[in-house]
Predicted 3D model of a 75-nucleotide RNA (transfer RNA) from a Candidatus Aenigmatarchaeota archaeon. NCBI's taxonomy places the organism under Archaea, Nanobdellati, Candidatus Aenigmatarchaeota. Its mean pLDDT, the model's own confidence on a scale to 100, is 82. RNAcentral holds the sequence, with entries from ENA.
């Protein structure tokens, strides 16, 4: 120099393939029950520029083209 996979919440992924309305789960922080404190349990809010840019579309996490980064393959 080429190709192939990932990048979605503070952390570990799930959706992408087959565009569709407010984009989820778990853990972990928070606040609250519950206890004489803890811990464990039980509830409830919160937390996101979907790596970044353009682009195609009525509509993009999703499709295209660039680009960063991580990783692994050939030379």
């Nucleotide at each position: 120099g080429c190709c192939c996979u990932c990048g979605u919440a503070g952390c570990u992924c799930a959706g992408c393939c087959u565009g569709g309305a407010u984009a989820g789960a778990g853990c972990a922080g928070a606040a609250g029950g519950u206890u004489c404190c803890u811990a464990a349990c039980c509830u409830u809010a919160a937390g996101g520029u979907c790596g970044c840019g353009c682009g195609u579309u009525c509509g993009a996490a999703u499709c295209g083209c660039g680009u960063c980064g991580a990783g692994g393959g050939c030379g």
Record summary: Its Rfam family is "tRNA". Its family is annotated with triplet codon-amino acid adaptor activity in the Gene Ontology.